[in-house]
Context: one part of a larger RNA
Formats: sequence, structure tokens, C1' cells
RNA sequence: GAGUAACGAUCAUCAGGGUGAAAAGCCCUGACGCCGAAAGCCCAAGGGUUCCUGCGCAACGUUAAUCGGCGCAGGGUGAGUCGGCCCCUAAGACGAGGCGGAAACGCGUAGUCGAUGGGAAACCGGUUAAUAAUCCGGUACUGGGCGGUAUUGCGAUGGGGGGACGGAGAAGGCUAGGCCAGCCGGGUGUUGGAUGUCCCGGUUCAAGCGUGUAGGCAGAGACUCUAGGCAAAUCCGGAGUCUCUAUGCUGAGGCGUGAUGACCAGUCUCCUCGGAGACGACGUGGUUGAUGCCCCGCUUCCAAGAAAAGCCUCUAAGCUUCAGAUACCGCGCAACCGUACCCCAAACCGACACAGGUGGUCAGGUAGAGAAUACCAAGGCGCUU
Repeated sequence: GAGUAACGAUCAUCAGGGUGAAAAGCCCUGACGCCGAAAGCCCAAGGGUUCCUGCGCAACGUUAAUCGGCGCAGGGUGAGUCGGCCCCUAAGACGAGGCGGAAACGCGUAGUCGAUGGGAAACCGGUUAAUAAUCCGGUACUGGGCGGUAUUGCGAUGGGGGGACGGAGAAGGCUAGGCCAGCCGGGUGUUGGAUGUCCCGGUUCAAGCGUGUAGGCAGAGACUCUAGGCAAAUCCGGAGUCUCUAUGCUGAGGCGUGAUGACCAGUCUCCUCGGAGACGACGUGGUUGAUGCCCCGCUUCCAAGAAAAGCCUCUAAGCUUCAGAUACCGCGCAACCGUACCCCAAACCGACACAGGUGGUCAGGUAGAGAAUACCAAGGCGCUU
């Protein structure tokens, strides 16, 4: 220079009360304003206690601070079913032997790893200051083990099936959700209307189990033969004969049950005014309607769209009063790790409480073709002078 520039989006604040040494900024209440395909909600990644409570205000906070993602202390993350671990494999990695190389090392068979993919099973309600498909209540489901009863050809690292898959387009059937009416509860001041009216609020509920529908797909069953499926096969494939016109597989939703339950507007009681407890009405119908489900479907196109295991089946060795297999019943088991909190952000990546960047889920109302736009709901904020 200079007490100058700046104090980080021009969405916006104001009043009353409280606390306090002190209040524009903290807490409570009321009003106003902003976002609302987000500036709301939930995950993944990343972060790593920032979560909740008490006590503080030196420093940190672009001002003050009684406040805080700050300091100190205490507390908080509960799982057979969510995710991992586990089984399986992809790209890729490693790699016994092996090949190459003077060596270091490189490549690579068998194999071992490797999710961003495949593989068993849970929902609704309640509860905490802070966790909850984890705790509690109710109602379920899955997979091993052991025992029992009944029946019985069982058996794999091998064979076969299946798993199993592209783009685009179209139609139908549904549901979530929305809206309206009815029903229930509460209120009914002004007045032109008025208790048969008007206004406000509510009208909710899963998995599972049973039924097997709209629809989709395939002809189905029995028998005989069989140079293929590296051995075998009753399985798959191939050939043939007979019988039947249905049969089988798949499949949302609905309905019933779950539920004589839960939830619920509201009412009542107590209260330290934060809250705690009890009771608890209606809980129907219509309409609209998805980008969700049926659908891994259908139609169509060419560039022709993972693998392996679990699973089903077939036999081999072998075992066949044993073992094993199937069905039902009973008992018992299901370990370990993650789980707080932020997550379009003041907690992640940007040296900062930085107008930048960051994958996925949900998708209300009115107008609208619309996830545009405008105004709103739930919810969240007024961007720390």
C1' cells in the first nucleotide's frame, strides 16, 4: 500500500420467547422465502468415528458463537435367510513337470486362483439418544447332521440334459401408484348458500401356504433296433412300429388364508412439558394406469450374440440282509467377517467447510407428449459476516 480488496453463487429473511457474561447467526414457536427427476430417500465406491449424549470455546469455522463435521469424556454397529467368506467359472494372473535362454528370466500343459457374472433360504409390525429383513412380537422358509417309520438298485472326478444369455419392434394381460365416490371421525365463524350442506383428516397391511388363471412353449406316451456321445448306459442322439388327441412344461396377477392379528384418524389419563401409557371408528366400490411384472416370452433383423458349477438323468469300477437312495416324522446345528455415520457431498476426488467431478435405486399432485417447464406434496433447506 490499507483498515483498502475480499469474507466463495443475488433462494431471503422477520418477530416473539429461551439460554447465556455477551445472541443477526444457538434452541423453541409463528410468519415469509427456496428446492422438489432434487437442493428429497436408499445403496455401491471412497472415507474411517465424522454417528449419539454430556461438558467446553484457546485453536479450527473467512464475522460473533452459548453453536459445530472443532476440543475432552462416555456411549453406540447384535444376522442360518442382507453382503462377504463358501461352490463355480470370465478376461486376466500364477504355474508341478515341460520348452526357450549364458543367466536374470520368458512362455506355457495339468492345475490353482480370479467377479464386475451363475449358485439354498424372510416378511410385516414394534422398539433405541444412537442398530435393526440383525433386537423383540407374530407368521415363514432353506441346507447339512443324527434318529425313527415305510418303500427301494444305489453308485462319478466320466456321458447327456439343463444352467444359457444379441439388437430392435409391437401387442395383450396385470400390478404398484394416482384420482373420484362411498364410509368413518372431527369442525361448522362470516353469510348469498349452511348440520340430508360445507370444510378438514383417515380409509393401510407383507413374505409364506393353498388354488393354478390371462398367456407362452413342446405333439405326448409305450416298445424294438442302433457303426455316434473316447469305456459303459435303461440317458442323449439316429431309425422304425403302435396308441392317444390331448397331454406335459412354464406362467404374472387375482381369490382364499396369513389376519378373532397388526396399523390406524381420533379420544382419554399422567407428566419433570422432552414425553409416557390406555382405548381405538371406517378400513368398501369405481376409474385411470406404468419405463415395473408376465417377458430369459412373441415378432423380426444380421454383425449371429460367455463359461463353469449347483440341479436332473445315465451308467463304470464297486457295493448289493451292509452301505446307499426316495418320502414323511422327530431332535439338533447353521460358525467367522461387514453392519455406526456421510454418500451429487462441509465427511469421497479436487492443498480449503472450494459455484468443479463422482456409478446405481425410488419417481407423488395440477397443467403437459414428456424424467421438459411452471407451481406444489413427502422430505429438506434460507447457501457462516